[in-house]
Context: one part of a larger RNA
RNA sequence: UGACGGGGGUCCGCACAAGCGGUGGAGCAUGUGGUUUAAUUCGAUGAUACGCGAGGAACCUUACCUGGGCUAGAAUGUGAGCGCUAGAUUUAGAGAUAGAUCGUUCUUCGGACGUGAAACAAGGUGCUGCAUGGCUGUCGUCAGCUCGUGUCGUGAGAUGUUGGGUUAAGUCCCGUAACGAGCGCAACCCCUAUCCCUAGUUGCUAGCAGUUCGGCUGAGAACUCUAGGGAGACUGCCGGUGACAAACCGGAGGAAGGUGAGGAUGACGUCAAAUCAGCAUGCCCCUUACAUCUUGGGCGACUCACGUGCUACAAUGGUCGGGACAAAGAGAUGCUACCCUGCGAAGGCAAGCUAACCUCAAAAACCCGAUCUCAGUUCGGAUUGCAGGCUGCAACUCGCCUGCAUGAAGUUGGAAUCGCUAGUAAUCGCAGGUCAGCCAUACUGCGGUGAAUACGUUCUCGGGUCUUGUACA
Repeated sequence: UGACGGGGGUCCGCACAAGCGGUGGAGCAUGUGGUUUAAUUCGAUGAUACGCGAGGAACCUUACCUGGGCUAGAAUGUGAGCGCUAGAUUUAGAGAUAGAUCGUUCUUCGGACGUGAAACAAGGUGCUGCAUGGCUGUCGUCAGCUCGUGUCGUGAGAUGUUGGGUUAAGUCCCGUAACGAGCGCAACCCCUAUCCCUAGUUGCUAGCAGUUCGGCUGAGAACUCUAGGGAGACUGCCGGUGACAAACCGGAGGAAGGUGAGGAUGACGUCAAAUCAGCAUGCCCCUUACAUCUUGGGCGACUCACGUGCUACAAUGGUCGGGACAAAGAGAUGCUACCCUGCGAAGGCAAGCUAACCUCAAAAACCCGAUCUCAGUUCGGAUUGCAGGCUGCAACUCGCCUGCAUGAAGUUGGAAUCGCUAGUAAUCGCAGGUCAGCCAUACUGCGGUGAAUACGUUCUCGGGUCUUGUACA
C1' cells in the first nucleotide's frame, strides 16, 4: 500500500421490511445431469451454465454412428489440351458413383461456358481459450481509477482523492501543501409527453353540396395523423432552512419540475471467467486418413434428479349468440380479398397490392343476453383410437393442423425460493425474425385493461467511503 475480520462509523440498492403475483405439488413443453446406446456430436457448470451457443436437428444442416466409395482429393486459383460445349435421356446400384445414347447456343474467333493431364498451393468442427487476436459475461451504470509538477518521507509510499456540508454521482460549495489535468459522472444522440410553423396524398372530414349512406363523390386544409423544422424545463421565479455557499423543503405558473419517463452509452481493472466449434491465429498432431463423398440411423433413447416455462385445478369462471375499441410490423419464388365447395383444417376460381392505397387482419381480455349451480362437473385437458388436410423427393423412427370419439393427473401445492416501486406488477391478445414445413408454450418487439405497498434501516445479501486490528501478500 492492499486484502481480510462472526471490528467500528457512515451511505446506498426490490437487499430486508410493507405489499401483489408466482416457483417448489399435477400434466405437458423445453434445457441439463445421470443412465442407456453402434452413435445418443461438441461446447456452456455458484452468483456470471441449464427455452444457453441453436433467430427453426425429418434429408440437408451435422460436427456423431453404421455400411459403401475415393486418394492432388469435396471447394478455390494459375492451367497445356479437348469440346457437336449448357444440358437431356437411359442402364446397374441404397446412393455416392460407373457405363451408354442424344444434343441446341452466343461470338469481335480472342473468348464467355463445360471438361481437364502435370505441377504449385490441399484439407482437418483434430489438441491446447493455461500460447493468442477479436468479441462477450460479471462486479456495475457501482462512482470510482489515475497522471504531471510541487511538497513530505532514507524508502515502499503519502499528499492531491482526506475534512465540514451536499448530491443519483470524485455532483457541487467551503476549507486545505497543494495547484492543475485525463479516463469515468453529467450533458451532447434516439424515442416519448405539450405547443407552433411548413407540407396535404394513398391519410383526415368541421362547415357546404350531391349521395347507392360507404369520406362514397365534388369540395375543404380547419381537426386527427404523417414527418421535417422550431419552441419549451434552466432550481429560471417566490417564500423558508442553510455558513452571505453549494444545496434542500414548500409554492406559483406550466403539457411536463427539479436527472420529466424510457433507451443507447459500461472508466482503471477483477475472475489464467467464456469462446481454437463464428472468424482469425502460434505450437503440436493426422495425411489411402483424425481429410473427403454418400445410404440409413443418431442428435428426439428413459428407471430417475434439477432448472426455465406453458396449461390448469374453476363461478372475479366455463359454454353459446350478438356488439365495440389498438399499436407495431410483414408481404412479388410473396401477402392473398370477394365468391363457390367442405362441419373444419383446407381446396377451387380469381381481384388488388412493389403497399399511409391492397392483403395478412378476427384483436383478445371487455360489454349485452342466455345457460351451467359447486360436482372431479358443461372445470381441466393429458393420453389414446379412427378419419382427413397441408408442406416437402420423402412425415416409420421424427412435422404441423382439422373433425369425431376417449377423457388421465389436478380441488391452490412441505421445507425452501423468485420477480416487481407506476402505466410498473398482474392480466389480455397482436406482430416479427429464423423458416418449404415445424415440434414457438421460446425469443424480440407492440399495444389493451390496470393495482397494492414502502413505518423504516435492527436484521439477511451485495456495494461505496472513512477508520481500526492483523503472526496474510
A computed fold for a 473-nucleotide part of an RNA from Chloropicon roscoffensis, annotated as small-subunit ribosomal RNA, 3' major domain. RNAcentral holds the full RNA, with entries from ENA. Rfam family: Bacterial small subunit ribosomal RNA. Gene Ontology terms of the family: ribosome and structural constituent of ribosome.